RNAcentral holds the sequence, with entries from ENA. The RNA shown here (transfer RNA) has 72 nucleotides and comes from a Minisyncoccota bacterium. Rfam family: tRNA. The family's RNA type in Rfam is transfer RNA. About the family: Transfer RNA (tRNA) molecules are approximately 80 nucleotides in length.

RNA sequence: GGGCCUGUAGUUCAGUGGUAGAACACCCGGUUUGCAUCCGGGAGAUCGGGAGUCCAAAUCUCCCCGGGUCCA
Numbered sequence: 001g002g003g004c005c006u007g008u009a010g011u012u013c014a015g016u017g018g019u020a021g022a023a024c025a026c027c028c029g030g031u032u033u034g035c036a037u038c039c040g041g042g043a044g045a046u047c048g049g050g051a052g053u054c055c056a057a058a059u060c061u062c063c064c065c066g067g068g069u070c071c072a
Stems, first nucleotide, its partner, number of pairs: 001071007010024004018055001026042005048064005
């Protein structure tokens, strides 16, 4: 320098055009003498940045940035 993969909640991941979800973590309540476990509820990401296509973009296209991998 080039090819491919990847970036979504605090963390690990789903979601491949039509309301952004799960688990763990966090907060509140129940249970307990108390803690843990367990049960119920809640808050939390405008999806790495920008532009474009489309009625509509996390999703498709282009540029840039970060990470991984391969080739040189």